[in-house]
This record gives sequence, C1' cells and structure tokens, in this order.
RNA sequence: GGGGCUAUAGCUCAGCUGGGAGAGCGCCGCUCUUGCAAGGCGGAGGCCACCGGUUCGAAUCCGGUUAGCUCCA
Repeated sequence: GGGGCUAUAGCUCAGCUGGGAGAGCGCCGCUCUUGCAAGGCGGAGGCCACCGGUUCGAAUCCGGUUAGCUCCA
C1' cells in the first nucleotide's frame, strides 16, 4: 500500500425482508430474610463509531472517514 471482517446500554452480545432499539450480566429501588446472598417485582441507562447519500421512512442499503482484528505484498 491492497483485500476481508468487526464497531448497537457500563460489560458480553442479539437485532431476519428497511417501519417496535432489545437480551443476559452489572447498577438503583421495593419485596422476601434476624441479617446477607439467592429468588420475585419494578426502574434508570443509547450520538446504533463518525460524515454524507438513497428512500415516505435507515442500526439495517450505498459512498467516504476513523478505530480494532486478520490475510496478502
């Protein structure tokens, strides 16, 4: 320098054919317990890496940029 893959909640990750942004763990509150843990109920938490394009509508499609991993040279 070139090719491929990845980027979504604090962490690990889903998200199908473009229309609801989600799960587990963690965190907070309540419940339960003599108390703690576990369990049950509820809640907070998001620039879907960034910029632009297409579209009535984009996490999702297209182009570019950035970062990480990997292959080739």

Transfer RNA from a bacterium, 73 nucleotides, folded computationally. The prediction has a mean pLDDT of 82. It matches the Rfam family "tRNA". Gene Ontology term of the family: triplet codon-amino acid adaptor activity. Rfam classes the family as a transfer RNA.